[in-house]
Context: one part of a larger RNA
């Protein structure tokens, strides 16, 4: 290679938009590339397969047949792909009405809570700990009262609650803005689906310029602990942690489960919308989408998955094929560096 696979065994790209390409919903008519029959030519000989023969037998040799599964031409068929044309409304998009949200982006405004500064009471200890000591305090500290400053987060609501394509997003008011969802069914008619490369977005941590610094806090100082203690515990305390603009591109980036689409017993809670029944917000029945948790059937090695599938099929894309060396060299690309990306071998078990 081909199979087989990819929740935990090796294996789903962190995630979207999307190019090429692959795959692609109903009716009708044409055409004939793919398909399918027909006929023509060739498809050398020898091997080789069947049938018979020749050497005493074999191997070897001879002599027929079939057969070379293929290519050309050529007439033909039209169901399926394909391709044109014309049509349809369910896939999909639009309009239009409504409600739901910590979706994103500015800008502003508010409490509590730490600290720090200034006055006010007020006196000898605060503080931390297993137990202490470093540390702070008579230059008046801890504790209270008043008032001032400054950053950072926003307590209760708060909830397998809500949003977003992931990473994520939580005080409050404002403008700007995306996205889903429910009714209707007015419009467009296949406009779809996925998606190599491309291109954006992308937590912490980390750089680069210049702010900003209250509170933690790598490093590092010093007290303890212990044999020792480059730690765990404590006093301290820079970078960072906050903003602005510009790199990085990496996570146990997780649901460790790629995207889409159809179908396949239930029960029970929860977020959002719509009907219906009711005197009625409720409660009650049906219904769309989300989000949890049980369980059939089926899957699965077993855990366990079960209409948010790991089930039954299909399209597409990515990935994996013992274990170590190794996510390393080496070389490209990328990046200011850290490093990232691509990604091997010799050996070894």
């Nucleotide at each position: 290679c081909u199979g087989g696979g990819u929740g935990u065994a090796a294996a789903g790209g962190g995630c979207g938009c999307g190019u090429a390409g692959g795959c692609g919903g109903g009716a009708c008519u044409g055409c004939a590339a793919g398909u399918c029959a027909g006929a023509u030519g060739u498809g050398a000989a020898a091997u080789g397969c069947c049938g018979g023969g020749g050497c005493u037998u074999a191997a070897c040799c001879c002599c027929g047949g079939a057969g070379c599964u293929g290519c050309a031409u050529u007439u033909g068929a039209a169901a399926c792909u394909g391709u044109a044309g014309u049509u349809c409304u369910u896939g999909a998009g639009u309009a239009u009405c409504g409600g739901a949200g910590a979706g994103g982006c500015a800008g502003g405004c508010g409490g509590a809570a730490u600290u720090c500064c200034c006055g006010g009471u007020g006196u000898a200890g605060c503080g931390g700990u297993g137990a202490a000591a470093u540390g702070c305090g008579u230059a008046g500290a801890u504790a209270u009262c008043g008032g001032g400053a400054g950053g950072a987060a926003c307590a209760c609501c708060a909830g397998u609650g809500g949003c977003g394509a992931a990473g994520g997003c939580g005080g409050c008011c404002u403008g700007c803005u995306g996205g889903a969802c429910g009714a209707c069914a007015a419009c467009u008619g296949a406009c779809g689906c996925u998606g190599a490369g491309g291109c954006g977005c992308g937590a912490a941590a980390g750089c680069g310029u210049g702010g900003g610094g209250a509170g933690c806090a790598a490093a590092c100082a010093g007290g303890a602990u212990u044999a020792g203690a480059u730690a765990c515990c404590c006093u301290g305390g820079u970078a960072g942690u906050c903003c602005a603009c510009g790199c990085c591109g990496u996570a146990a980036a997780c649901g460790a489960u790629g995207a889409a689409u159809a179908c396949u017993a239930g029960g029970u809670g929860u977020g959002g919308g719509g009907g219906g029944a009711c005197u009625g917000a409720c409660c009650c029945c049906c219904u769309c989408c989300g989000u949890g948790c049980c369980g059939c059937a089926g899957u699965u090695a077993a855990c366990a998955c079960a209409a948010u599938a790991a089930g039954u099929a299909u399209u597409c894309c990515a990935c994996c094929u013992g274990g170590g060396g190794a996510g390393u060299a080496c070389g490209g690309c990328c990046g200011c560096a850290a490093g990232g990306u691509u990604g091997a071998a010799a050996c070894u078990c």